Order: sequence, then C1' cells, then structure tokens
RNA sequence: CAGAGUAGACAAGAUGCGUUAAGUGCCGCGGAAUGGGAUGUCGUCCGCGGACGAAAGGCUUAAGCCUGCGGUAUCUUGUCGCGUCCGUUG
Repeated sequence: CAGAGUAGACAAGAUGCGUUAAGUGCCGCGGAAUGGGAUGUCGUCCGCGGACGAAAGGCUUAAGCCUGCGGUAUCUUGUCGCGUCCGUUG
C1' cells in the first nucleotide's frame, strides 16, 4: 500500500403463515447482539405501550382443494456490505 471477513439490504426460486387479521410499516420507552478481538450507531433485532390499516373469490354436504391478495415469515443462490483501534493475508 492492497486484500479477506459482520449484522444486514436488494433480486430470484422454493416451502409456509394470514386473509374469522396476525404479520409488515409508523411513533414512544427499555434492552440485546453485531468482520478475528475491543469499542460503537444515523444500521439490525427483541420486549412493552400507542396510533393507523387490508382482497377476496371459485369448487365443495363438510373436511378440504384451487386461484389471488399481504409493502407477510423462513431457507438457498447471486450482487452490495462496518466508523475507530488492534489483529490477520500478500
């Protein structure tokens, strides 16, 4: 001097959940983890409280099945990807 490596973000696929409304998103409070180590937030997550809010339809005796819808969850792949100090590779 250059590089590797995080939490995550986006896209696609698969499998689910809800549609009798959870989830997602928003606000406030508290907390946790976060490249290999330490520290850390304007990033991420968890809990509590508050406000707001939806696309259902078909077959069917029923159970159930199918097609949608949800700024829906998880996994896999691809791309992007730590502020400071130390370490590490060349």

This is a predicted structure of a 90-nucleotide RNA (THF (Tetrahydrofolate) riboswitch aptamer) from a chicken gut metagenome. The prediction has a mean pLDDT of 86. RNAcentral holds the sequence, with entries from MGnify. Of the family's consensus pairs, 94% are formed in the model.